[in-house]
Molecule: SAM riboswitch aptamer (S box leader)
Organism: Peribacillus kribbensis DSM 17871
RNA sequence: CUCUUAUUGCGAGAGGUGGAGGGAUGUGCCCUAUGAAACCCGGCAACCGGCAAGGUUUUUCCUUGAAAAGGUGCCAAUUCACACAAAGCUUAUGGCUUUGGGAAAUGAGAG
Numbered sequence: 001c002u003c004u005u006a007u008u009g010c011g012a013g014a015g016g017u018g019g020a021g022g023g024a025u026g027u028g029c030c031c032u033a034u035g036a037a038a039c040c041c042g043g044c045a046a047c048c049g050g051c052a053a054g055g056u057u058u059u060u061c062c063u064u065g066a067a068a069a070g071g072u073g074c075c076a077a078u079u080c081a082c083a084c085a086a087a088g089c090u091u092a093u094g095g096c097u098u099u100g101g102g103a104a105a106u107g108a109g110a111g
Stems, first nucleotide, its partner, number of pairs: 001111008013041001015040003021031003025083004042075003047071002051065005079103001084100007
């Protein structure tokens, strides 16, 4: 980087360094010197792994639970909103709602 699959509800500092940017892209709209990014500390969660119980069983696999000192992840705003298609509604070159799709992010597996 590509493919498969699951999730995108909740949650998370009034700390230190740092100094101007950040929210994937476009548009919009926001956050930011009452201090951005980044790094450190801190925290949240519980995807994988490990543990316990149960089901199934050759192995495997599935369900539930507790922990979190293992591997990741995350800590403004619904994934900030919309981006494409269909249907419906409408005060109709527009707007709104619903559904589906796409994109993105993260985990796990494969190449």